[in-house]
RNA sequence: GGAGUAGACCAGGCGAUCGCUGACUCCUUUUCGGGAGUUGGAGGAAAGUCCGAACACCACAGGGCAGGGUGCUCCAUAACGUGGAGUCACGGUGACGUGAAGGCAAGUGCAACAGAGAGCAGACCGCCCUGCCGUUGUCGGCAGGGUAAGGGUGAAACGGUGCGGUAAGAGCGCACCAGUUCCCCGGGUGACCGGGGAAGCUAGGUAAACCCCACCCGGUGCAAGGCCAAAUAGGGGAGCGUCAGAGGGUUGCCCGCCCAAGCUCCCGGGUAGGUCGCACGAGGUGCCGGGCAACCGGCAUCCCAGAUGAAUGAUCGCUGCCCCCGAUCCGGGUGACCGGCCGGGGGGACAGAAUUCGGCUUACGGGCUGCUCCGGCC
RNA sequence: GCGCCCGUAGCUCAGCUGGAUAGAGCGCCGGACUUCGAAUCCGUAGGCCGCAGGUUCGAAUCCUGCCGGGCGCGCCA
Numbered sequence: 001g002g003a004g005u006a007g008a009c010c011a012g013g014c015g016a017u018c019g020c021u022g023a024c025u026c027c028u029u030u031u032c033g034g035g036a037g038u039u040g041g042a043g044g045a046a047a048g049u050c051c052g053a054a055c056a057c058c059a060c061a062g063g064g065c066a067g068g069g070u071g072c073u074c075c076a077u078a079a080c081g082u083g084g085a086g087u088c089a090c091g092g093u094g095a096c097g098u099g100a101a102g103g104c105a106a107g108u109g110c111a112a113c114a115g116a117g118a119g120c121a122g123a124c125c126g127c128c129c130u131g132c133c134g135u136u137g138u139c140g141g142c143a144g145g146g147u148a149a150g151g152g153u154g155a156a157a158c159g160g161u162g163c164g165g166u167a168a169g170a171g172c173g174c175a176c177c178a179g180u181u182c183c184c185c186g187g188g189u190g191a192c193c194g195g196g197g198a199a200g201c202u203a204g205g206u207a208a209a210c211c212c213c214a215c216c217c218g219g220u221g222c223a224a225g226g227c228c229a230a231a232u233a234g235g236g237g238a239g240c241g242u243c244a245g246a247g248g249g250u251u252g253c254c255c256g257c258c259c260a261a262g263c264u265c266c267c268g269g270g271u272a273g274g275u276c277g278c279a280c281g282a283g284g285u286g287c288c289g290g291g292c293a294a295c296c297g298g299c300a301u302c303c304c305a306g307a308u309g310a311a312u313g314a315u316c317g318c319u320g321c322c323c324c325c326g327a328u329c330c331g332g333g334u335g336a337c338c339g340g341c342c343g344g345g346g347g348g349a350c351a352g353a354a355u356u357c358g359g360c361u362u363a364c365g366g367g368c369u370g371c372u373c374c375g376g377c378c
Numbered sequence: 379g380c381g382c383c384c385g386u387a388g389c390u391c392a393g394c395u396g397g398a399u400a401g402a403g404c405g406c407c408g409g410a411c412u413u414c415g416a417a418u419c420c421g422u423a424g425g426c427c428g429c430a431g432g433u434u435c436g437a438a439u440c441c442u443g444c445c446g447g448g449c450g451c452g453c454c455a
Stems, first nucleotide, its partner, number of pairs: 001374007009366002012319007020041009043350001047361002050359005055221004067217005072086005087101001088099004102212002107210002109206002124151002126147009159177006178202002180199008225276004235267006247259004283302008321347006329340004379451007388404004397435001407421004428444005
C1' cells in the first nucleotide's frame, strides 16, 4: 500500500425568528374559549408484524387423546424459536464464518431416467470349471454351473490396500488403515475428547417423508376491557283519554272553527360521542462488586413524547465532517506527487411513535478500533 | 392498530402427499376455406412458476426470510 474479517459507536452542533403539540402556573371570559410564561416533544431501526412476554376479558376440578411448536451441551432470562460460552461437522491459506447437528443398527414409505441389478440386490460384458460339437491348434460355438476381483450404468452398486488362498473368486483367512456397536481407564458439570480392548460387525441415502423419543403450549387481542352517556326508534311501568273526546293546529290571550286516538311522566339496556386503560417502567445514566461472557447484585442520581382527519416543522446566520474545482504561499520529496493554509461550489442516507416491553429480520449514511493474508522498502 | 389469505403464458385457471418435455381454455401470429370478412379446421410461438437462500441425487411443489396484492374486525340483529 492492497484485499479481507470482527467489534463497539455516531446519526452534526450553537443561536435567532416564525409555527405545531402535551403538561403546569397565571390573567381574561357567564360559558364555549382566548392570551402570556415555564417546561417536555421520535428511532437504531419507531418498519415487517416473524417469535416471546406483560396486561385485559372469556374458558377452566384433575388427567389423557388430537393438534401445533422446539430439538448438540452447559449457562443466562419473566419468557423465547433469543443471547453468551463451548463441542462436533462443513467452508476459508488465515482472521473468521455457517449449521432445523435427537433418532433411518424402532417401524412404514420413497428413489424419475439410465442400468443386468436400487436394498440384506445383481450374472449384461468379462473370468473360471464340467459336458458335447467343430478344429492341427494355445481357438471357437452350444448347454449346465461357479464367481461380485475387473468393465459398464447411475446422485447412490453392500469397506480400502497388500499378502495368502482358490478352478476362478470372495473378510474365506491374516496384517495394516477407515468406520460402527459394546466394555474398561483418564480428563471435562456436560456435549465430547484422549488411550486401550473385544466382535469380521461393514449396518447405504432420505425424518425442511410419515413417524418415534424428550420438552413446551387454553383462546382472543388495547377495535382487549372498565366507567359516563345524547337524539331517534324500540322495551317495561304509572297516570289521563277514545265522540260526554285527552291532545294538536289557527292566536298575544279567550271564544269559535278544523283535525283527532293517542298523549304525558318515570325506569332500565345498547348506540353516536366522551373518558380511563396510557406513560414510574422486567426504566435510563454513573460508580463499585461477582462472572470468560450473556447477565446479576448493591449504592447514588434522573423523570424522559402521549397525539387520535393523528403534533415533533420551516427559514436565516456562524461553525464541524466529506467530495470537487481554482490559485498562490508554507513544509516534505531528486522527481511524479503528498500534506497544510486560502477562495468558490456541492453533499448529508434509511426512515417517522399509536397499549407497553425482550428479541429476530429487513432498509440505510459515516468515521473508529482490533485482527488476518498478500506485496514493497528499511 | 390487530388478524387472515393469495402470487404459475397477454387474461382466467389446473398441477402443490417432490421425478426431469410445466399443461388447459380464451387471446396473439401463420396457413387452409371464402370474392372479402366472421365462424370453423390445422400449425407455431410465448413461462427462469413473485424474489433470494436452504434441504434433497432432484424443488412450481418442502422449509426460512423478503416483495407485491387482496380480505375481515367495534355495537345490534
This is a predicted complex of two RNAs, RNase P RNA and transfer RNA, with 455 nucleotides together. Rfam match: Bacterial RNase P class A. Rfam links the family to the GO terms dimeric ribonuclease P complex, ribonuclease P activity and tRNA processing. It is annotated as a ribozyme. Its mean pLDDT, the model's own confidence on a scale to 100, is 79.